[in-house]
Context: one part of a larger RNA
């Protein structure tokens, strides 16, 4: 921009893409078959491999904004306590998120038309013949079924709902009406800008929210992690230990709470539609 008014939702499905894999074991049954050796179809069940999707409760990884330990050195006047630098100094753990080697699930079943092939009825050709007329069966393949996208599907679809004026006047006309014009008023429904953000994201888009508010931050409470802070007291010459103390601190987690910031405002979009 189009989809002959504008808008918000919900959809149909032309079409396109994805997927389509397979082993072993048990049973039927040591049955049918076979002299024996051997050894099934059909049917029922179990469990794997590879591949794919989703997810993070558990198992692990990571986790440079969390906790602790510790070396050297410098600084905060000294002690104590801290901070800087040294690969994040090194080391041990670790929340959220993201993840696989982890977990769950999938390729199932059904239907239709067929291939090779197997048939029924059956003439030409008194027989025979699956074929010439006619009618069946039959595959991991084809069309569906399953999953995703999908009306720019220009054949531009459907459904529901929402929104939008008065006056004057011109042409045609007997009128109804049809097609226009102007003035004044109006600016709807809805959307956007802008702002607070996000398990959304390169930007954009998408999603949540904007005081009639829990959108983010803060605060409070909880959770999680680390592992018993500092100070003081006591014991010990001291290193250190013990008590206060499962302490102190604690990111992205879960709630609550308007304290802070989403204020105020502007713009687009018109007036019933070939």
């Nucleotide at each position: 921009c189009g989809c002959a008014g504008g808008a918000u939702a919900u959809u149909u499905g032309a079409g396109a893409g994805g997927a389509u894999c397979u082993g072993u074991c048990c049973u039927u049954a040591g049955u049918a078959c076979g002299a024996g050796a051997g050894g099934a179809c059909c049917g029922g069940g179990a469990u794997g491999g590879a591949c794919g999707a989703a997810c993070c409760g558990a198992u692990g990884g990571u986790g440079g904004u969390c906790c602790a330990g510790u070396u050297g050195u410098c600084g905060c006047g000294c002690c104590a306590g801290c901070g800087g630098c040294a690969u994040a100094g090194c080391u041990g753990g670790g929340u959220a998120g993201c993840u696989a080697u982890g977990u769950u699930c999938g390729g199932a079943a059904a239907g239709g038309a067929u291939a090779a092939c197997c048939g029924c009825u059956g003439a030409a050709a008194g027989c025979a013949u699956c074929u010439a007329a006619g009618c069946g069966g039959g595959a991991a393949g084809c069309c569906c079924c399953c999953c995703u996208c999908g009306a720019g599907a220009u054949u531009a679809g459907a459904u529901a709902u929402c929104c939008c004026g008065u006056u004057u006047u011109g042409u045609g006309g007997a009128a109804a009406c049809a097609c226009g014009a102007a003035a004044c008023c109006u600016g709807a429904a809805g959307g956007c800008c802008c702002c607070u953000u996000g398990a959304a994201g390169a930007c954009u888009a998408c999603a949540a929210g904007g005081u009639u508010g829990a959108u983010a931050g803060g605060c409070u409470g909880g959770g999680u992690g680390u592992g018993u802070a500092a100070g003081c007291a006591c014991a010990g010459u001291a290193a250190u230990g013990u008590g206060u103390u499962a302490a102190g601190c604690u990111a992205a987690c879960c709630a609550g709470u308007a304290c802070u910031a989403a204020u105020a405002g502007g713009c687009c979009g018109u007036g019933a539609g070939g």
This is a predicted structure of a 274-nucleotide part of an RNA (large-subunit ribosomal RNA, domain VI) from a metagenome. The RNAcentral record of the full RNA draws on SILVA. Its mean pLDDT, the model's own confidence on a scale to 100, is 88. Rfam family: Bacterial large subunit ribosomal RNA.